c-di-AMP riboswitch aptamer (ydaO/yuaA leader) from a Thermoleophilaceae bacterium, 150 nucleotides, folded computationally. Its mean pLDDT, the model's own confidence on a scale to 100, is 77. It matches the Rfam family "c-di-AMP riboswitch aptamer (ydaO/yuaA leader)". From the family's description: This family represents a conserved RNA structure found upstream of the ydaO and yuaA genes in Bacillus subtilis and related genes in other bacteria. Lineage of the source: Bacteria > Bacillati > Actinomycetota > Thermoleophilia > Thermoleophilaceae. The model forms 96% of the base pairs in the Rfam consensus.
[in-house]
This record gives sequence, C1' cells and structure tokens, in this order.
RNA sequence: CCGUCUCGAGCGCUGAAUUUCCCUGCACACGAGGGGAAACGGGGGAACCAUGGCCCCCGAAGGGCCGGGGGCGAAUCGCCGUCAGAGCACGGCGUAGCGGCUGCGGCCGCGAGCCCGUCAGCUAACUCCGUAAGCGCGCCGCCGGGACGA
Repeated sequence: CCGUCUCGAGCGCUGAAUUUCCCUGCACACGAGGGGAAACGGGGGAACCAUGGCCCCCGAAGGGCCGGGGGCGAAUCGCCGUCAGAGCACGGCGUAGCGGCUGCGGCCGCGAGCCCGUCAGCUAACUCCGUAAGCGCGCCGCCGGGACGA
C1' cells in the first nucleotide's frame, strides 16, 4: 500500500493551555460552580558576577546634566509616504525572528496584541501565577480509531 471485520463524530493546526480525583448542586442526568493532584508553561527571589550616556579631572574618587523601568509572546529593527514641521497615528516596502505543507526541489503564511505601575539584572533554597483564545477539514463515511491477514 491492499483486503476483511469492527467501533465512532470526530480528525487536524497555532498555543504552556492537557489528564484526572473529590465536594456542591441537580428528579435521574447533562451542563455548571468550588477545591485538589499530575503534567506542561511563566514570574519573583542570595552569594559570586554584572550594573546607561555626556561633561569636569592626567587618572581615579567625587560632582553636574540627561534618560524611568519591567513582563508574556516569533512578533524586533530599518527605510519611505501622509501631516507646515517634530512627535504620535495611519499606510507601504523590507527585516531579526516564528509557523504550516512538502514529492525535500520548494510552496503558503505570521512578523500582533496585552499586562505591571516608579518596582523586579543573574540567582540555590524558597515563593507566586496560568492551563486560555482562535482556526481548518469532516460528520453514516470518500474521514478517523481498533483488530486480523498478507
């Protein structure tokens, strides 16, 4: 790959976002709510190390001036245009980086958004949090699962 039998509304993709237990409630149930566990994912948090730019100064110390910073995520960065102009915003072209399909030659896409609130570098112990959202194909078999044969 093929054949036979059998079961089924599911199968697949991005993503950490799945599995399971107990309780409540319910006429029985489904659904739902609450609380755990496992698994996956993220944040905070020692020592050691590290810790912005410019000016004064031989240099250092010290002093002065300027700039807030951080997290999830692939989603950063640059150029051009619009606006009288800067900024912002919008639009376009690229780009760090990311994803899917593949006959492995390539082809098709993304390159967003949100959060903390002046505070957090790394970080053992320790501690806190998340388990969403969205999309494609299909639904009595042309698809998917299982078993057997070869």